[in-house]
Context: one part of a larger RNA
RNA sequence: CGUAAGAGUGCUGACGGGCCCUCCCUCCAGUACGAGAGGACCGAGGGGGCCGAACCGCUGGUGCCCCUGUUGUCCAUGGAGGGCACGGCAGGUUAGCUACGUUCGGAAGGGAUAACCGCUGAAAGCAAAUAAGCGGGAAACCUCCCCGCGGAUUAACACUCUACGUUAGGUUCGUGGAAGAUUACCACGUCGAUAGACCAAAUGUAUAAGCACGGAAACGUGCUUCAGCUUACUGGUACUAAACCCAAAAG
Repeated sequence: CGUAAGAGUGCUGACGGGCCCUCCCUCCAGUACGAGAGGACCGAGGGGGCCGAACCGCUGGUGCCCCUGUUGUCCAUGGAGGGCACGGCAGGUUAGCUACGUUCGGAAGGGAUAACCGCUGAAAGCAAAUAAGCGGGAAACCUCCCCGCGGAUUAACACUCUACGUUAGGUUCGUGGAAGAUUACCACGUCGAUAGACCAAAUGUAUAAGCACGGAAACGUGCUUCAGCUUACUGGUACUAAACCCAAAAG
C1' cells in the first nucleotide's frame, strides 16, 4: 500500500515444513513341521539403544555478594562493623537457566499401489489372474499425527462494535514482564496491584549482637535463641512512580 467504510475478536487451511529408526526378552509353544538334531508363521505382552520435544516436582550443575567459617593487612587502639587481596580462600544455597534429571513422541489406522498372489472371464465351445470387470499386497506414495500459514492479489469465513463526537479503535508515552539485541509480543496506567518500597510468609544459611563464667592468652562454654541475617520466590498494603494525542464515512 492492497484486500473498495473503519475496527476488534475468533476461526478455516490451499500450500509448505517436520516426524518416518532399531534391538532384545516372554507367552502362544518346545506347539505346527521334522526320523532326529532342531524349530517357526500369525498374534499378544514387556524391556532397551538412538534421535527429538517439553519441563524443573525429584537427582545434580551453575547461582560474582543470600548466609556462614577463616588467613594477611588497613580503617590511630580494643569490641562491633567494614575495605583490599581471583567473590581473598573455603563450606552451603533461593529464583532463573540447565542435563547427568523427569515426562512424552518416533503408535495404531485409512486410501491407492510396486514386485508378487488371486476371483470371474471371453476373443479362441477348451485353457488362460485380463481383453471388459473385481480382489489381496510394502518402512516407499497420499492421508492420519505435530508445526507454520489469508499478499491463498483466486487477497477466505464467522461474530460483534462504530456515526458528527475526537466516538469504535490505535500509535506514541509511562510502570513493567516467565517477551526480548533493537523492534516485536504480553500485562498494567488511579474505575490501578504494573514495578519499586514496606509488611507477612516461604526459602537458604546455621544459634547474631550483648551479658555471664572459665582460661595468662588464642579461645571455649552457657543464657538470651533452633537465634540473627536472608538476591531473583509467594501473598498482601496505594507509601512512590504510571498521559496526552491520532483516528473512518463508500455505494
Molecule: large-subunit ribosomal RNA, domain VI
Organism: Candidatus Hodgkinia cicadicola